Overview:
The RNA shown here (c-di-GMP-I riboswitch aptamer) has 77 nucleotides and comes from an uncultured Geobacteraceae bacterium.

[in-house]
RNA sequence: CUUUGUAAAUAGCUAAAUCAGGGUGACUUGGUGACGCUAAGCCGCGAGUCCUGUAAAUGGAUAGUCGGGUUACUCCA
Numbered sequence: 001c002u003u004u005g006u007a008a009a010u011a012g013c014u015a016a017a018u019c020a021g022g023g024u025g026a027c028u029u030g031g032u033g034a035c036g037c038u039a040a041g042c043c044g045c046g047a048g049u050c051c052u053g054u055a056a057a058u059g060g061a062u063a064g065u066c067g068g069g070u071u072a073c074u075c076c077a
Stems, first nucleotide, its partner, number of pairs: 012037002017032006035064001041070003045067003048062004
């Protein structure tokens, strides 16, 4: 110096529920709220699950289902 790891500290995000909207739907936007997370930041590339529709297909949702890619804060042993 690089990689892995991650204590401490400083930060960050935000589940369920709920209120107001959007959508045929899965789901999603904002507010309240924190189960939790260390990339629970981002990307629909591969798969899984879900929705629409069908003879099939196409299309869509989910990044807090997993894998992968990519960027970032702090940093003992």